This is a predicted structure of a 514-nucleotide part of an RNA (small-subunit ribosomal RNA, 5' domain) from an uncultured prokaryote.
[in-house]
Context: one part of a larger RNA
């Protein structure tokens, strides 16, 4: 000197973008953060409406209120589909093919796109639902019935699989509308695209006061597995792999793009953003699925908390926000789904703590402001003095403008892109064009209108390094300090005052890099 996710002290007027639990991967009250689709399917509440008809009050043809039969309506909850593996989080593990780079391939790929072809006949179930139970609760038996784009068999069967080349085998669901091919799905089967999985070459931390490790070890044959190579796994068969170019043990640590700094080589770092791993109270498992061995799934074992009718059950914030603790420290139980991504849905939509914005914080960066001219009798005050004076200092005062920011009062573009009715063409509810309507949480660019200098400076420092000094106290005392050193009676070094300097809404310290 230059940085910082800092922190402390003192002060502190306005914005803009940005940032913000580094310690206890400590415990956690409440809310909230993953649903959708009735255009797969059965059933259907509460509401409404007609039609019939009983009661009761009266105004005698209307109220209220019961009951049937119709239709309109769609709440809970169920079955089924897809999604829930993304999205957010956080760095415990991890020195490792993790993670960078260059390759390689024994491999798979739901959704999307794109080619070809199929969609035929049939059976059974079971949950909602009735009825009956059992349990304080969680939650659960046991009849009886029922649906589907749920399950199951049969038919078809290739450019798909096997394959001894003769042959074998394998699939499906309908829905919505239409005069009606459309649309939406649904089977099998090539390709794209993006994804993933696996394998290799080179890099990748400190320690030798750790020198030897290793038996599924390290090859091989055969075999199981697996989407797919391989000791991934199992029999046998052979003894051999690594190691001073540092094996094997310790410790310590996610990696990488980046960032900090410096000419630069380097050295230091990895927090926000981004890519990639790896976690989900804690150890272990597998289910489902196109993907997991799954943060808000499941089982099983443990600490722990909590209900509990003591027989039993329930829970996981390293999501958002909030809390306790512990610390030098780190924020709101905030609006919205307007945007922009994401689920699902033909779609209206519906849901989204993803997002977008607001709020707190001078944490930080950068921009404004705290006024401008004039104003000498160089007022008063204060300090110093050689007692003439000097200085503060044009500073104020005073006289004259100005009106940014804030502040009051009011318009306002934009951030909106779609979306729905309607009408033209249209076979068409698809598709183009055209009119009408509507959709912003949170916010301003900017322009007017008032008032009136009013609301807006402080910190550190002054012996030298070092920009800037006098006087009083004090007396190695009280303190000071980064170094070098100041203090024992005239201290430019300590403490207060005037004065000066220097940065500046911020100045100083402390910590740590370079």
């Nucleotide at each position: 000197g230059a940085a910082u996710g800092a922190a402390c002290g003192u002060u502190g007027g306005c914005g803009g973008c940005a940032u913000g639990g580094a310690u206890u991967a400590c415990g956690c009250a409440u809310g909230c953060a993953a649903g959708u689709c009735g255009a797969g399917c059965g059933a259907g509440a509460a509401g409404g409406g007609u039609u019939u008809u009983g009661a009761a009050g009266c105004u005698u043809g209307c109220u209220u209120u019961g009951a049937a039969a119709c239709c309109c309506g769609g709440a809970c909850a169920g079955c089924g589909g897809c999604g829930c593996a993304a999205g957010g989080g956080a760095g415990a593990g991890u020195a490792a093919c993790g993670c960078g780079u260059a390759g390689u391939u024994a491999u798979c790929u739901a959704c999307c796109c794109u080619g070809a072809g199929g969609c035929c006949c049939g059976g059974a179930a079971u949950a909602g639902c009735u009825g009956c139970g059992g349990g304080a609760a969680a939650c659960u038996g046991c009849a009886g019935g029922u649906a589907a784009u749920g399950c199951c068999g049969g038919a078809u069967a290739a450019u798909a699989u096997c394959c001894c080349c003769g042959g074998a085998u394998c699939a499906a669901a309908g829905g919505u509308g239409u005069g009606a091919u459309u649309c939406c799905g649904c089977c099998u089967u090539g390709g794209g695209a993006g994804g993933a999985g696996a394998c290799u070459g080179c890099g990748u931390u400190g320690u030798a006061c750790u020198a030897g490790c290793u038996u599924g070890u390290u090859g091989g044959u055969g075999g199981g597995g697996u989407a797919a190579u391989g000791g991934c796994c199992c029999a046998c068969c052979a003894a051999g792999g690594c190691u001073a170019c540092g094996a094997u043990g310790c410790a310590u640590a996610g990696c990488g793009g980046g960032c900090g700094u410096g000419a630069g080589a380097g050295c230091g770092u990895g927090g926000c953003c981004c890519g990639u791993c790896u976690c989900a109270c804690u150890g272990g498992g597998a289910c489902u699925g196109a993907a997991a061995c799954a943060c808000u799934g499941c089982c099983c074992a443990g600490a722990c908390a909590c209900c509990u009718a003591c027989g039993g059950g329930u829970g996981g914030c390293u999501g958002c926000a909030g809390u306790c603790g512990a610390g030098a420290a780190u924020c709101u139980u905030c609006g919205g789904c307007a945007a922009u991504g994401g689920g699902c849905g033909a779609a209206a939509g519906c849901c989204u703590g993803a997002c977008c914005g607001a709020g707190c914080g001078a944490u930080g960066c950068c921009g404004c402001g705290u006024g401008c001219g004039g104003g000498a009798u160089g007022a008063a005050g204060g300090c110093c003095u050689u007692c003439g004076g000097g200085u503060u200092g044009u500073a104020a005062a005073c006289c004259g403008c100005u009106g940014u920011c804030a502040g009051u009062a009011g318009g306002g573009a934009g951030g909106a892109a779609g979306a729905g009715c309607c009408g033209a063409u249209g076979a068409a509810g698809a598709a183009u064009c055209g009119g009408c309507u509507u959709u912003g949480a949170c916010c301003u660019a900017u322009c007017u209108u008032c008032a009136g200098a009013g609301g807006a400076a402080g910190u550190c420092c002054g012996g030298g390094c070092u920009a800037a000094g006098u006087u009083c106290g004090u007396g190695c005392c009280a303190g000071c300090a980064g170094c070098c050193g100041c203090g024992g009676u005239a201290a430019c070094a300590c403490g207060a005052a005037c004065c000066g300097g220097a940065c500046a809404a911020a100045c100083g310290u402390u910590a740590u890099u370079c």
Model confidence (mean pLDDT): 84 of 100.